[in-house]
This is a predicted structure of an 86-nucleotide RNA (transfer RNA) from a Candidatus Aenigmatarchaeota archaeon. Its Rfam family is "tRNA". It is annotated as a transfer RNA. Model confidence (mean pLDDT): 81 of 100.
RNA sequence: GGGCGAGUAGCUUAGCCUGGUUGGAGCACUCGGCUGAUAAAUACUUAGAAACCGAGCGGUCGUGAGUUCAAAUCUCACCUCGCCCA
Numbered sequence: 001g002g003g004c005g006a007g008u009a010g011c012u013u014a015g016c017c018u019g020g021u022u023g024g025a026g027c028a029c030u031c032g033g034c035u036g037a038u039a040a041a042u043a044c045u046u047a048g049a050a051a052c053c054g055a056g057c058g059g060u061c062g063u064g065a066g067u068u069c070a071a072a073u074c075u076c077a078c079c080u081c082g083c084c085c086a
Base pairs, nucleotide, nucleotide: 001085002084003083004082005081006080007079010027011026012025013024020069029056030055031054032053033052038047039046040045062078063077064076065075066074
């Protein structure tokens, strides 16, 4: 220098081919519920972890432009990363 692939929430990932409801899921985080390991106490009792359940928070869809009524999705340029060729 040339070719190909990838970029979506803190992390992982679906959705893109075939444009159309509010971009969904798991983990993490926050709150609540349940339970009661455990700890304290002579007792009454108090605090309370993991797991489980529910809810919430969190996204300029790598950047910019174009096409379109409408773009994460199509087109172009650029940026980053990876692979291959020379």